Context: one part of a larger RNA
Formats: sequence, structure tokens, C1' cells
RNA sequence: GCCAACGAGUUUUUAUGUGCAGCUUGCUAAGGAAGAGAAACUUCCGGAGCCAUAGGGAAACCGAGUGUUAAUAGCGCGAAAUUAUAGUUGCACAUAAAAGACCCGAAGCCAGAAGAGCUUACCAUGAGCAGGGUGAAGUAUUUCGAAAGAAGUAUGGAGGCCCGAACCCGUAGAUCGUUCAACUUCUUGGGAUGACUUGUGGUAAGGAGUGAAAAGCUAAUCGAUUCUGGUAAUAGCUGGUUCUCUCCGAAAUAGUUUUAGGACUAGCGUCGCGUGUUCCUCUGAGGGGUAGAGCACUGGAAGGGUUCAACAGGGAGCAAUCUCGUGAACCCUAUCAAACUCCGAAUACUCAGUAGUCAAGAACGCGGCAGUAAGACCGUGGGGGCGAAGCUUCACAGGUCAAAAGGGAAACAGCCCUGAUCUUCAGUUAAGGUCCCAAAGUAUAUGCUAAGUGCAAAGUGAGGAGGUGGAAUUUCGUAGACAAUGAGGAUGUUGGCUUAGAAGCAGCCAUCAUUGAAAGAUAGCGUAACAGCUCACCCAUCGAGAGAUUCUGCGCCACAGAUAAUCGGGGCUCAAGCAUAUCACCGAAACUAAGGGCUUCAUCGUAAGAUGAAGCGGUAGGAGAGUGUUCCGCUCUGCGUUGAAGUAGAAGGGGUGACCCACUAUGGAGCGUGCGGAAGUACAAAUGUUGGC
Repeated sequence: GCCAACGAGUUUUUAUGUGCAGCUUGCUAAGGAAGAGAAACUUCCGGAGCCAUAGGGAAACCGAGUGUUAAUAGCGCGAAAUUAUAGUUGCACAUAAAAGACCCGAAGCCAGAAGAGCUUACCAUGAGCAGGGUGAAGUAUUUCGAAAGAAGUAUGGAGGCCCGAACCCGUAGAUCGUUCAACUUCUUGGGAUGACUUGUGGUAAGGAGUGAAAAGCUAAUCGAUUCUGGUAAUAGCUGGUUCUCUCCGAAAUAGUUUUAGGACUAGCGUCGCGUGUUCCUCUGAGGGGUAGAGCACUGGAAGGGUUCAACAGGGAGCAAUCUCGUGAACCCUAUCAAACUCCGAAUACUCAGUAGUCAAGAACGCGGCAGUAAGACCGUGGGGGCGAAGCUUCACAGGUCAAAAGGGAAACAGCCCUGAUCUUCAGUUAAGGUCCCAAAGUAUAUGCUAAGUGCAAAGUGAGGAGGUGGAAUUUCGUAGACAAUGAGGAUGUUGGCUUAGAAGCAGCCAUCAUUGAAAGAUAGCGUAACAGCUCACCCAUCGAGAGAUUCUGCGCCACAGAUAAUCGGGGCUCAAGCAUAUCACCGAAACUAAGGGCUUCAUCGUAAGAUGAAGCGGUAGGAGAGUGUUCCGCUCUGCGUUGAAGUAGAAGGGGUGACCCACUAUGGAGCGUGCGGAAGUACAAAUGUUGGC
């Protein structure tokens, strides 16, 4: 991992509700009796008791009233009135409470025992430590000394002394790491007469021991041992929870919470009963201060002007004073505001009804049962953030997903279209598409784009450019424009000043005049200064358009990323690109057509059913109807060795389905139908349990 078997809402009591049944002269419980009476069942007895028949009050108590109160007032809860009806007991189902309470699952807490053959410490009694080195005290002797004493030489053999085996330990590296081993092995290393190592026997234990102290060790177990019990501890947590079909179908919000991943109440779902259009739309009547707008108030802020000020500060001046500036008020121009408003919508909200739909799985009330209270994205309006986020937080009875499949968006919960009862090799469309992949136009008309721009996400700025199309305004032009070519571009003069120099062209001042068709006291380059080359301006050649500006369409640069890596691809400019217009066609589980099923309502009907209308996606969840398993009662006076159950066989028949029936083989002894009853009643999941492979 697979297969098989086992594996989870049960039982008791009480309460409430619904359905059914008995009685209703309210009902019986335990218990007793009878029926062949053991079980089960039926009948009879049993009136303890309980509920109902009246409520109010804490109660005494009063009573259709009572409590409060001084009150006969007021108020609270009742009665009365209308309609319907009672009540009680049992059974079934649903739910709640108490219990293990749907099942499995802790870490833990407490009690009583068992442990020191491991290990820690201690006690008693034993044992072990090759060899080598060093050479303390003491002693002897010699020398020195007056002595105290010192030194030498021998002797001696001390030491938590040195080197190093056994022994003890475990520093570093390797090995191993399904190991030789649940801590080993190899090399290297530390101690090795000591606070040494070790044998045997003994002592100390669970909030306790022992500890040269690491919360170490106390039998592979230690921040509280092990075993058994309390015990099915508790788990607002995780996982799992077993057959079918039908109808409806949520929530992820509010309030409160030692509350925030849990609860309770409300909201939203479903089922039953009741009211009977109360819902919604429309019409009419309302109040508002949002969007917008505005500056009349409150404030902000820009420019200009006027006036005032014993108005900070700076500058000039001997000073008077002048000037720059400062503050305030008013006026003009142009403005800003969630906590501004002289104004002011659309929507929304409230009330009413004479209207509309005559229906909606509308509305409202009461009751049973829930689930939900982690939401997500999109659109719109706001707050936070950076007008960041697939960010966060509100709002909208917004949309979708959640709980929704189908078509489109290449792929793609939340986007666009559309809501799947079933069948069909029928038709029409939506979004979106129609060159090929790939269903349908290589459609029509008119333009644009040359950048592969673009060809279905969106976006790409400031800035730059004789890309190109359109619209408009304007200037020059046969009295010759624009461009090009040829020629000129001079003289007073090197203007004056300055300067080493300054000659059109470092700088300052002035910027005239003449000749002319025209020519600046010079627009640019250049020289040390001159020189030199151009320009403005003019003439000629030529012969018809030329220039400037604004708005706008499509493009270009700006524009850098991780596969050659992309428009989904091929590929496309002879558009299959962009814009405008038009007609065809394709395209979904939508709609239609044909047929079947089911549900609800209406009509008819005793019923079965028929007809018509509307409907039938679905998680949590509510409601309904069924299938199957085991056992029991009755039944078929059923089936069975002429073969029961079981097992195997995709294939025959029936049922929407769970499933049922038949047939063949195997098997070898029990089993079923119908109507009821009772449950150890259905497995794919729980790191499920056991077995097998």
C1' cells in the first nucleotide's frame, strides 16, 4: 500500500411540540385477579396520585378579580366579549436537561504499591597499581665557625612529584549512523600512591532521596520514577461519522460576553398553524442639507490698490527725514474647506390610497427544528496607506463565487453571457467570433498606419523630431516669390576712449554721414594685432508656387531582464491592423421543437385519477417518501438433497434510485412471501483496530 472482518447520535428518567389511539361520567400508577397463565398479550379490579376546572400576590390572604397604595385614582397581571374549542393517559417521532451521552485522541491531577542487581552518596570488609626517573626531612662524617649554624660527601627514600604499561577516563579526528553497538570501533589523548580504582554485603526514594551542582542520577524512563486504580479524567481543539430518491434552501451581520477560531439573543433557512394582499409598483403629500455649486457667515490662501499704526527689524544721513519692510481694516481681481453654507439635486426614506399586477416558495403573527456569526473578488461612494498592494476598514437589501455546471476571456472560484428535471446525429440566438490550427466572410464601402505599430489585460511620463493624413488662420508671389547658381557686400574710417596692441568682431561710449541696385561704425567664424571666410542687404539667371502658426488622427524616439519565448501559435501590411458604416453566418446545458418523469396549486372526482397553469442547479441545514440487514409474532397449513443459504458470472427482466427477480456453474442444509413489531441496522476515509498478502 491493497484486500477481508470489525468500527461512531445509543439507553434511562423528566419536560415541550407534532401525529395517531383510548376514555371524556377527566385520566388512571404501582400492585392484584382471570383467560390451561411460565413469557407476551387481552380483560377486570385498583381513585394513592397527577393534570385540568381561576387568577393575583414574596406571603398572609383575597378572589373574576388581585397586587401596588392613604386611595374606590392610576398602573401591572388576569377575567369578561367574538371564534375555535375542552381535558387526560398511552404509543411513535423530533428536540432539550441529567447522566461517559455520536466515536477515537492528550499533556496532566490524586491514591496505594514496587524499585538503589543501572546509577548517586555513604557504611562495613577485602583486593589492585610493570618498569624507569627525581632525590625532601632525618642520620653519619669531613671542612669552616667562639657559638648559633652553614657547606661538601655519603646514607636515606618523602611527594594529591616526573616519564610510562595494567587499570580508570573520554581531548581531537576518523569510523559507524536500517550500526558489531539504542553511544561502538580505530588513531590520538588525560590520570596512573591517590580527593585513586575495584569486588562483596549493607543504608538512603518519589515533592522524596542522592548530588565536588549538570535540574545531573534514582533499572535504555526524570523540571518529579514505574505499575495499578480513581477512569470511558477533561478537551470551547483536530480527525472520523456507513443506503436511495423528492421539495425548499441559508450565513460569514448586529448586541452582549475573562469575549474575539467559543457561546447566548436577534437577523437570514425550513416545516406546521393562522390572517387574507397587509408585499411590490404607481400616484399624491412630506421633511432633509449629501453630490454639485458658492463665498452671504466661520476660517485658509494669492496678486493689486487705499487708509491707519508711539510698527518688530535693516540700510542711507550729523540731523530732520527718506527708503526697504511689519501689522490691521476696507475695496477690486482670481480662489479653497470632512468638522464653512446665501443655495441645492438625483436617489433614498416616511405616510396615505382611488389605481396596477391577481400573483409571488409575496407580506405579517404564533409555534417545532436548525445552520451561520473566519467570507472572497468585482462595480460604485468614503476612511487609513503613497488617491501603493491579489493591502486594510465601512457603506449599497449592488453583482458573482461561496453553494453554479455550460459558452466566452489561450490557460484563469469572484470578469462577460447564461442559471443544467431527463432523452434527441432537430432549429434560433447571447457574450464572443468568422485566413489555418478551429465552427463561421480571405465579406462590402470609405479612409488611416509602414512602426510587425498592431493583431482581446492594462499602462508607458516630462521631453524630443521637416514621419505622415485631415481641418483652419495668415504672409509673400508673373510688378517674378521660395530655393539654387553667378556677381557685389563699398567709402569717411584703424569711429572715439581704453590698451603693449584693440583695425566691424576683449571692454566702455556713440551708432552718424557718403556713393550707390545694395551694403550694420557689423549677426557668426578667425588673427598677437592686421589679414582671411561667411551673414544681413542688392542685381542677374530661372519661372509658379513658397513660407509661418494653431488644432487634430495614426505612427517614431524616450522604452532596460532574466528560454530564441512570443499576438494562444502558425502567420498577417496583396491586413488576418486601426477607424466609421452595412449585410450575412458561426456560436451555450439559454430559448424553441418532439417525447417522458416528478412537485405545487386550481378545477372535476368518494377515491384512483384526469385536465390546466407554474415549476424541478445547490453546500450548511429543514421537510417528505422509500431500499436493504439481523431477530420476534402471525401468515402463505409457502420453498428445499428432483438441491436451501452462501459464492462466481460487465451481457436477460423490473424499479427515477437504494435495490429486486430470473438463468448457469459451484455449494451441500436450511430459507423465504405478505402484514406488523424490535434493533448491536448499511463504511472509503478516523497517521482507525485485527488478520492476510